[in-house]
């Protein structure tokens, strides 16, 4: 140096201003917000991936109903979104325009922004140590 082995940190943002109504950060008007790797040049809307609701499997706990952990995507669930120009060797990624999209429960009114699960988890991201090769 490089692999390896231990290990420890970090890892997701945003209702602001009015309007109607008994009641709305939820509906309408203007805003505001964007994980992670990749991609001849930078990405919510291109590939991929995580997470999240459900499925199945199993442990605990419980009279039960039914809770939590763990495991499973070789599980045919559910759950997105882009265009036209310009400049260039290259751009759905930069500029210019002009569109979209955003899981699940709860709420005196219908949620991407409020509260829950979540002081969780996790893509990855950074560093220590060993002296195993």
């Nucleotide at each position: 140096c490089g692999a390896c082995a231990u290990u420890c940190u970090c890892a997701g943002g945003g209702c602001g201003g009015g309007g109607u109504g008994a009641a709305a950060u939820u509906c309408c008007c203007c805003a505001c917000c964007g994980g992670u790797g990749g991609u001849c040049a930078c990405a919510g809307c291109c590939c991929a991936c995580g997470a999240g609701c459900g499925g199945c499997u199993u442990c605990u706990u419980g009279c039960g109903a039914a809770a939590g952990g763990g495991g499973u995507g070789u599980c045919a669930g559910c759950a997105g979104a882009c265009c036209c120009g310009g400049c260039g060797a290259a751009a759905u990624u930069c500029c210019g325009g002009g569109g979209c999209c955003g899981a699940c429960g709860g709420u005196u009114a219908a949620a991407g922004u409020c509260c829950g699960g979540a002081u969780g988890g996790a893509a990855g991201a950074g560093g220590a140590u060993g002296g195993u090769c």
Predicted 3D model of a 133-nucleotide RNA (FMN riboswitch aptamer (RFN element)) from Aliiroseovarius zhejiangensis.
Its Rfam family is "FMN riboswitch aptamer (RFN element)". Rfam describes the family as follows. The RFN element is a highly conserved domain that is found frequently in the 5'-untranslated regions of prokaryotic mRNAs that encode for flavin mononucleotide (FMN) biosynthesis and transport proteins.
Its mean pLDDT, the model's own confidence on a scale to 100, is 83.
The organism belongs to Aliiroseovarius, within Bacteria.